[in-house]
Notes
Transfer RNA from Ectyoplasia ferox, 72 nucleotides, folded computationally. The RNAcentral record of the sequence draws on ENA. NCBI's taxonomy places the organism under Eukaryota, Porifera, Axinellida, Raspailiidae, Ectyoplasia. Its Rfam family is "tRNA". Its family is annotated with triplet codon-amino acid adaptor activity in the Gene Ontology. The family's RNA type in Rfam is transfer RNA. Its mean pLDDT, the model's own confidence on a scale to 100, is 81.

RNA sequence: ACAUACAUAAUUUAUCGAGUAAAAUAAUUGAUUUCCAAUCAAUAGAGAUGGGUUCAACUCCCAUUGUGUGUA
Repeated sequence: ACAUACAUAAUUUAUCGAGUAAAAUAAUUGAUUUCCAAUCAAUAGAGAUGGGUUCAACUCCCAUUGUGUGUA
């Protein structure tokens, strides 16, 4: 330099056939407990960035950024 795959919550993964984005762990609050831990209940939190198509985009298309792999 070229080709190719990936990017979703603080972390790890679902969903991706376009139609209100799901869970586990972590965090916060409450209950329980003499206190902590454990357990139970609740709360908050996400589609890498920018465009395009569409009534509607995490999903399809393009570019960019980052990471990995391959070729030279």